[in-house]
RNA sequence: GGUCCCGUAGUUUAACUGGAUAAAACUCAAGAUUCCGGUUCUUGCGCUGGGGGUUCGAGUCCUCCCGGGAUCA
Numbered sequence: 001g002g003u004c005c006c007g008u009a010g011u012u013u014a015a016c017u018g019g020a021u022a023a024a025a026c027u028c029a030a031g032a033u034u035c036c037g038g039u040u041c042u043u044g045c046g047c048u049g050g051g052g053g054u055u056c057g058a059g060u061c062c063u064c065c066c067g068g069g070a071u072c073a
Stems, first nucleotide, its partner, number of pairs: 001072007010026004019056001028044005049065005
């Protein structure tokens, strides 16, 4: 340098063939419980790598960039 794959909460994974408010577990915070802590229960915070495009509608399709990986030379 060529080709291909991946990127979603702090972490690990869902989201069907483009469709309604992006879901769950763990973590974290608050509350309940307790003499305190742990456990348990309730509630909450938080996410589509970035820009542009297509579309009535994009996490999903196209394009460029960024990051990671595989392979060929």

Background: Transfer RNA from a Bacteroidales bacterium, 73 nucleotides, folded computationally. The RNAcentral record of the sequence draws on ENA. It matches the Rfam family "tRNA". From the family's description: Transfer RNA (tRNA) molecules are approximately 80 nucleotides in length. Rfam classes the family as a transfer RNA. The prediction has a mean pLDDT of 80.